[in-house]
RNA sequence: GCUCCAUUAACUCAAUGGUAGAGUAACCGGCUUUUAACCGGUAGGUUGUGGGUUCAAAUCCCAUGUGGAGUA
Repeated sequence: GCUCCAUUAACUCAAUGGUAGAGUAACCGGCUUUUAACCGGUAGGUUGUGGGUUCAAAUCCCAUGUGGAGUA
């Protein structure tokens, strides 16, 4: 240089073009003599960035940032 993969909550990951979710962590509560464990709940998102297509985009298209793999 070229090709491919990944990019979504603090972290790890989901999500047929039609209301963005789960687990862990955080916070509140229950249980317990207390803590841990367990149970219930709450909060947390410019879906890497900029455009395009569409009534509607995390999803499709283009460009681009970052990380990784392959190849010479």
Predicted 3D model of a 72-nucleotide RNA (transfer RNA) from a Clostridia bacterium. It matches the Rfam family "tRNA". Rfam classes the family as a transfer RNA. The prediction has a mean pLDDT of 81. The source organism's lineage runs through Bacteria, Bacillati, Bacillota and Clostridia.